[in-house]
Context: one part of a larger RNA
Molecule: small-subunit ribosomal RNA, central domain
Organism: Alphaproteobacteria bacterium
RNA sequence: CUGGGCGUAAAGCGCACGCAGGCGGUUCUGUAAGUCAGGGGUGAAAUCCCGGGGCUCAACCCCGGAACUGCCUUUGAUACUGCAGAACUAGAAUAUAGGAGAGGAUAGUGGAACUCCCAGUGUAGAGGUGAAAUUCGUAGAUAUUGGGAAGAACACCAGUGGCGAAGGCGACUAUCUGGAAUAUUAUUGACGCUCAUGUGCGAAAGCGUGGGGAGCAAACAGGAUUAGAUACCCUGGUAGUCCACGCCGUAAACGAUGUGUGCUAGUUGUCGGCUAACGCCGGUGACUGAGCUAACGCGUUAAGCACACCGCCUGGGGAGUACGGUCGCAAGAUUAAAACUC
Numbered sequence: 001c002u003g004g005g006c007g008u009a010a011a012g013c014g015c016a017c018g019c020a021g022g023c024g025g026u027u028c029u030g031u032a033a034g035u036c037a038g039g040g041g042u043g044a045a046a047u048c049c050c051g052g053g054g055c056u057c058a059a060c061c062c063c064g065g066a067a068c069u070g071c072c073u074u075u076g077a078u079a080c081u082g083c084a085g086a087a088c089u090a091g092a093a094u095a096u097a098g099g100a101g102a103g104g105a106u107a108g109u110g111g112a113a114c115u116c117c118c119a120g121u122g123u124a125g126a127g128g129u130g131a132a133a134u135u136c137g138u139a140g141a142u143a144u145u146g147g148g149a150a151g152a153a154c155a156c157c158a159g160u161g162g163c164g165a166a167g168g169c170g171a172c173u174a175u176c177u178g179g180a181a182u183a184u185u186a187u188u189g190a191c192g193c194u195c196a197u198g199u200g201c202g203a204a205a206g207c208g209u210g211g212g213g214a215g216c217a218a219a220c221a222g223g224a225u226u227a228g229a230u231a232c233c234c235u236g237g238u239a240g241u242c243c244a245c246g247c248c249g250u251a252a253a254c255g256a257u258g259u260g261u262g263c264u265a266g267u268u269g270u271c272g273g274c275u276a277a278c279g280c281c282g283g284u285g286a287c288u289g290a291g292c293u294a295a296c297g298c299g300u301u302a303a304g305c306a307c308a309c310c311g312c313c314u315g316g317g318g319a320g321u322a323c324g325g326u327c328g329c330a331a332g333a334u335u336a337a338a339a340c341u342c
Stems, first nucleotide, its partner, number of pairs: 003314004007296002012310001014201004021194003025088007033081002035077008049065006091191001092188003095184003103177007110154001115149007125136002162169002206247006215241002220236004258309006265288010291298002315342003324335004
C1' cells in the first nucleotide's frame, strides 16, 4: 500500500462538540481544471520483451522491432466531478401554539425510620447464632410513653414507564435553565453529513483543603467456625460514604453493536402529541417473514440492502508490560515496543 474484517472468535474511541480534511440535494447558463478523443514533441544508450544472427551449445555478444504504460504542447468533446453565476425546496435551520418528562443548577420545606440525649412506667434480662460467645444490663438495660438533637436516604406511587449525548437522573415547592416530540404550514434557501489533531463532559474508588458524621462500613480488634481460617457468621469499629471548591479520567463506561442518510413484509403491547373518528407522526418493548449469520441469533430501534466519513483488528504468551514522551500532588493514566518462547 492492498485485501478481509470489528454483537459473542482479534477488533467500535466512555460520550459529545468541532477546526483542517473527506463527502455532499434539484434545475439552468458559462468555463473547460479533472475526465475523454485526435495530432505533434520528448521519453539517451544499455536492460526487460519479440524476431533474427555470431562464438560447437549456453551464459555472453551483435542487428532490428516493439515497448518505455510518463511528461509537455496543441485541436476538439462536455455526460460526470470541479469552478463561476442565476434559480428552487424534498435536506437543514428558524418562527408560532398547546402539551409530556426522576433532563440540569440553586434555595427552601416535609414525613417515616435508624442512632443518641433528657424524663416517666417498669424489672432481670437483652442481644446475637446453625449452636454459641465476645457485647450491653441492678450505676436499671431490653420493652414502652413523652420531649429534644443530628445526619443521611426519599417507602407506597413504580411500570421490559419517562428524561438525558454518555456517565446518569426518583419526596415536595419556588426560581433560573437545556433538549426532544407533535400541529399549522409561515420564513431562510443547501446554510448539510462525518471528523485526524483539539476542546468539554465523564459512575465508583482514590487524592488535596475546609466542614460534617446518624446509619452503613474497607483497614483493624475481639468472639466463633476450622486441622488451620490472615475468610464466610457474630460483636465492635476508623478512613470513606455526605457538603463546598479543586484534582483524577478510569469501568463488563455493555446493546460487549461508531455517527449520519435512504430503501425494505407483518402481528401485538406501551408512552408523548395531533385527530370528531379511522388513523398519522415520534419514542420504547415482545414475537415472526424475506434477507443475513460459523452458529447462537438479528430481523423497519437490523447483525437486511446501499452510500459518506471516522475509529479499530491482523496467531497465543511476553504485555497493555519495559524504555522514552505527555499529563497527574500522588495513586497512576495515556501513547507503546523488542528479545525470547509455543